[in-house]
RNA sequence: CGGCGAUUAGCGCAGUCCGGUUAGCGCACUUCGUUAGGGACGAAGGGGUCGAAGGUUCGAAUCCUUUAUCGCCGA
Numbered sequence: 001c002g003g004c005g006a007u008u009a010g011c012g013c014a015g016u017c018c019g020g021u022u023a024g025c026g027c028a029c030u031u032c033g034u035u036a037g038g039g040a041c042g043a044a045g046g047g048g049u050c051g052a053a054g055g056u057u058c059g060a061a062u063c064c065u066u067u068a069u070c071g072c073c074g075a
Base pairs, nucleotide, nucleotide: 001074002073003072004071005070006069007068010027011026012025013024020058029045030044031043032042033041051067052066053065054064055063
C1' cells in the first nucleotide's frame, strides 16, 4: 500500500443477505418474594439512540461514500 472480516446495553452475541410498525437474547445489575442468613429459584424493573461523519429514501443498525480502531491474508 491492496483485499477481507469485526465494531449493536457493563460483558458475550443475534438482527444487516431481502430497509418497515416498539432494537432483541443470555449473563451481569436493581427491587421484591422465598431462606435464620446466603446461594439457588421465582416475579418485576433499569440500561442503547447500533464505532464516527455525511448522503439516498416517506422511512436506515440494515443501502452508498469517507473515516477510526482491532484482527487475518497478500505485496
The RNA shown here (transfer RNA) has 75 nucleotides and comes from an uncultured Succinivibrionaceae bacterium. The sequence was found in a public genome assembly. The coordinates come from a structure-prediction model, not an experiment, and the mean pLDDT is 81.